[in-house]
Context: one part of a larger RNA
């Protein structure tokens, strides 16, 4: 000096208070274990396990079995031949192998050349093979915690100390004040984006009025409001410039006024020095090692989807604050041309046929659902719950058996609120409710990411649990 133990101060959904869950049931997904020809690989306390994967039927695909290739699927160089694209046949599961036909382009100094194809020899290609404990880059974590350092000076024999400590204060090493320290850097804060208020400008495809329609605006007028989007003002504990109290007349704290917003206004982006030989050689790059008729490459089929069990994350429920039927309302954000698809017709339905519009403030996905009104149901394993199974269909796609999704009819399992334990959350939050997107032919999405609607309870406080920060003290540890 660091670490650890004790003490002091202090903070955080850490506890407490409140509320909703997980743990019990069924199912979905991931993991372990087991099985398998293969169940490809990685991730393993917090910080692995709806993770990499924002889509495993083929492809993807790295795995297995079988069939094939060996300058190779891909790159550069060299030589020879043929332009190339194209068509037909045989064989084959396909890859591939074999045979035949047609055809002559561009450019030209008439030698050749460019592009492409075939063949040969060799330099080489190739490797999702090993090592993340050889590495770069990227990432997680402590933690958005308030720390981490340095120059000069001073102190100490030195390692080192001081500054960075004390007294206050803050979300903050934030600021004030004192002081052998005085300055500085990096973090904090601010500068950036979104939301909340006013306002200038602008007025179409949006808005308002008028006219008109089955529906889509195709008429006319307006710029006040809404909305859109480029500016601008505004919030700073503030120059005597609103102000009571408290404090050291400071920094600040507390209360009010004004204000759309008040003390960081709310949210996001932003992540210091270091730590964990943390994660990744399978994004990529890369040292060294290894394979080179195979650990490379092509293809068909299977597997990644197995199933006694264990764990993790979720969805749906166990009902009356509910379920069912009918009717009436109210969003935001987003996507669309190999796309979204209105309207009309058919079908109980998934869907099918037809086809207008729209490269989108114009058209379309699109219907919001919880909610409200009316009626039925009356406490049951039920008009709860929906698994499972049988059957008939639909859609995507060469292809739906292994192994997709959706619909109709029938079937109607467990589950009556869940032990020990454990977890989220402080306000437009929790909880409840739908909607959209990416990936995508289709979809195993109940996931992930966004978006609005309805909308609570509680916080005495810091004794305890847990994890940080600062100071101090002890130590047989480094």
């Nucleotide at each position: 000096u660091a670490a650890c133990g004790g003490g002091g101060c202090c903070c955080g959904c850490a506890c407490a208070a409140a509320u909703g869950g997980u743990g019990g049931a069924g199912c979905a997904u991931g993991u372990g274990a087991u099985u398998u020809a293969a169940u490809u690989c990685g991730a393993u306390g917090c910080a692995a396990a709806g993770c990499a994967a924002a889509a495993a039927a083929c492809c993807u695909u790295a795995c297995u079995a079988a069939g094939g290739c060996u300058u190779g699927a891909c790159a550069u160089g060299u030589c020879a031949c043929g332009a190339a694209u194209c068509c037909u046949c045989u064989u084959a599961a396909a890859a591939g192998a074999g045979a035949g036909g047609g055809g002559u382009g561009c450019c030209u100094u008439c030698g050749a050349g460019a592009a492409c194809g075939u063949g040969g020899a060799c330099a080489c290609a190739g490797g999702u093979g090993a090592u993340g404990c050889a590495u770069g880059g990227c990432u997680g974590u402590c933690g958005u915690u308030a720390g981490c350092u340095u120059a000069u000076g001073c102190c100490a024999u030195a390692a080192g100390g001081u500054g960075u400590u004390a007294g206050g204060u803050u979300a903050a090493g934030u600021c004030c004040c004192a002081c052998a320290a005085u300055g500085a850097g990096u973090g904090c804060a601010a500068c950036c984006c979104u939301c909340a208020u006013g306002u200038u400008u602008a007025g179409u495809u949006g808005c308002c009025a008028u006219c008109g329609u089955u529906g889509a605006g195709u008429u006319u007028g307006g710029a006040a409001g809404c909305c859109u989007a480029c500016g601008u003002a505004g919030a700073c504990u503030g120059u005597c410039a609103c102000c009571a109290g408290u404090g050291a007349u400071a920094a600040g704290c507390c209360a009010g006024a004004g204000g759309a917003a008040g003390g960081u206004g709310a949210g996001g982006a932003u992540g210091a020095c270091a730590u964990c030989a943390a994660g990744u050689c399978a994004u990529c790059a890369u040292g060294c090692c290894c394979c080179u008729u195979a650990u490379g490459c092509c293809c068909u089929a299977g597997g990644c989807g197995a199933c006694a069990c264990a764990c993790a994350u979720g969805c749906u429920a166990c009902a009356a604050u509910g379920g069912a039927u009918g009717g009436g309302a109210c969003a935001a954000a987003g996507g669309g041309u190999c796309a979204c698809g209105a309207u009309c017709u058919c079908g109980u339905g998934a869907g099918a046929g037809u086809a207008a519009g729209c490269u989108a403030a114009c058209u379309u996905c699109a219907a919001a659902g919880a909610u409200c009104c009316a009626u039925c149901u009356u406490c049951a394993g039920u008009u709860c719950a929906a698994g499972u199974u049988a059957u008939a269909g639909g859609c995507u796609g060469u292809a739906a058996c292994u192994c997709a999704c959706c619909u109709g009819c029938a079937u109607g399992a467990a589950c009556c609120u869940g032990a020990a334990a454990u977890u989220g959350c402080u306000a437009g939050u929790a909880a409840u409710c739908g909607c959209c997107g990416g990936u995508c032919a289709g979809c195993c999405a109940u996931a992930c990411g966004a978006u609005g609607a309805u909308g609570a309870a509680u916080u005495c406080g810091u004794u305890c649990c847990u994890g940080a920060g600062c100071c101090u003290u002890g130590u047989a540890c480094a």
Small-subunit ribosomal RNA, 3' major domain from Adansonia grandidieri, 478 nucleotides, folded computationally. The source organism's lineage runs through Eukaryota, Euphyllophyta, Magnoliopsida, Bombacoideae and Adansonia. Its mean pLDDT, the model's own confidence on a scale to 100, is 81.